The part of an RNA shown here (large-subunit ribosomal RNA, domain VI) has 249 nucleotides and comes from a bacterium. Its mean pLDDT, the model's own confidence on a scale to 100, is 86. Rfam family: Bacterial large subunit ribosomal RNA. Rfam links the family to the GO terms ribosome and structural constituent of ribosome. The RNAcentral record of the full RNA draws on ENA.
Context: one part of a larger RNA
RNA sequence: CGUCGAGAUUUGAGAAAGCUCUUUCCUAGUACGAGAGGACCGGAAAGAAUAAACCUCUGGUGUGCCGGUUGUUCUACCAAGAGCACCGCCGGGUAGCUAAGUUUAGUAUGGAUAAGCGCUGAAAGCAUCUAAGCACGAAGCCGUUUUCAAGAUUAAAUCUCAAUAUAGUCCCCUUGAAGACUACAAGGUUGAUAGGCCAUACGUGUAAGCAUAGUAAUAUGUUGAGCGGAGUGGUACUAAUCGGACAAA
Numbered sequence: 001c002g003u004c005g006a007g008a009u010u011u012g013a014g015a016a017a018g019c020u021c022u023u024u025c026c027u028a029g030u031a032c033g034a035g036a037g038g039a040c041c042g043g044a045a046a047g048a049a050u051a052a053a054c055c056u057c058u059g060g061u062g063u064g065c066c067g068g069u070u071g072u073u074c075u076a077c078c079a080a081g082a083g084c085a086c087c088g089c090c091g092g093g094u095a096g097c098u099a100a101g102u103u104u105a106g107u108a109u110g111g112a113u114a115a116g117c118g119c120u121g122a123a124a125g126c127a128u129c130u131a132a133g134c135a136c137g138a139a140g141c142c143g144u145u146u147u148c149a150a151g152a153u154u155a156a157a158u159c160u161c162a163a164u165a166u167a168g169u170c171c172c173c174u175u176g177a178a179g180a181c182u183a184c185a186a187g188g189u190u191g192a193u194a195g196g197c198c199a200u201a202c203g204u205g206u207a208a209g210c211a212u213a214g215u216a217a218u219a220u221g222u223u224g225a226g227c228g229g230a231g232u233g234g235u236a237c238u239a240a241u242c243g244g245a246c247a248a249a
Base pairs, nucleotide, nucleotide: 001151005161006160007159008158009157010156014148015147016146017145020048021047022046023045024044025043026042032037050105051104052103053102054101058099059098060097061096065092066091067090068089069088070085071084072083073082074081075080109143110142111141116136118134119133168246169245170244171243172188173187174186175185176184193239194238195237196235197234198233199232200231202228203227204226209222210221211220212219213218
């Protein structure tokens, strides 16, 4: 830009992906074989690699979370803190992300076939799977499975809305398990969209101050305390104001 002006839900022409392998057990120490050895067919169970999704578990990371600690500067000093030193170093760690973690998958089955095996059967009184005809037969082919998909210009279908300033969309704003931008998704006061606040989960691990014991380092009590990023549930306190544009015979 097109597809009749929109919103929603679908169909599937077409395209892509996938299709794996191993071991063990049963059948069965059976068939076979003098023995040694040792099956087809059929059934079951584990596993490998690969792929996808996810974070309940196990872990990793987690540079605006908590704690410990060294040196030094500063907050006049004590105490308590802050800055710098690879996040100073060290011990943990929520969300998110993640694999080594978890779950799932390659199942079943149809059609037409290849090599091959056949039935009937002449040419050629026999024979012959083939010449007419018919039936089988592979991890392969076409479907079945998963994903995308109407620019499929043959531009599809169904439902609903709209008829002159309406349907609807966009600008703008608050944002996001969405994201380079765009797009997509949730919202914009008839509001829980983000922040704040409240509660809570969870993390760290018993704050500061004070009291007590001790000469003191320190310990104990107040106290599972204090603090806290992303989680969850609430709450209009703050910000989504007011508005504008486009829009079909």